A computed fold for a 73-nucleotide RNA from a Deltaproteobacteria bacterium, annotated as transfer RNA. Rfam family: tRNA. Rfam's curators write: Transfer RNA (tRNA) molecules are approximately 80 nucleotides in length. It is annotated as a transfer RNA. RNAcentral holds the sequence, with entries from ENA. NCBI's taxonomy places the organism under Bacteria, Pseudomonadati, Myxococcota, Myxococcia. Its mean pLDDT, the model's own confidence on a scale to 100, is 80.

RNA sequence: GGGCCAUUCGCUCAGUUGGUAGAGCAAGCGACUCUUAAUCGCUGGGUCGAAGGUUCGACUCCUUCAUGGCCCA
Numbered sequence: 001g002g003g004c005c006a007u008u009c010g011c012u013c014a015g016u017u018g019g020u021a022g023a024g025c026a027a028g029c030g031a032c033u034c035u036u037a038a039u040c041g042c043u044g045g046g047u048c049g050a051a052g053g054u055u056c057g058a059c060u061c062c063u064u065c066a067u068g069g070c071c072c073a
Base pairs, nucleotide, nucleotide: 001072002071003070004069005068006067007066010025011024012023013022019056027043028042029041030040031039049065050064051063052062053061
């Protein structure tokens, strides 16, 4: 220098013909318990890496950039 892949709540990930973003764990609150743990219930938490473009509408499509990984030179 070239090619490919990944980037989504604190963490690990889903999100399938573009239609107002979800799960598990963690956190908070409650129930249970002498207490803790475990178990059960509820709740909050996301500018979907950044900037532009297309579209009535973008996590999803297009372009550029950033970070990380792999391969080639």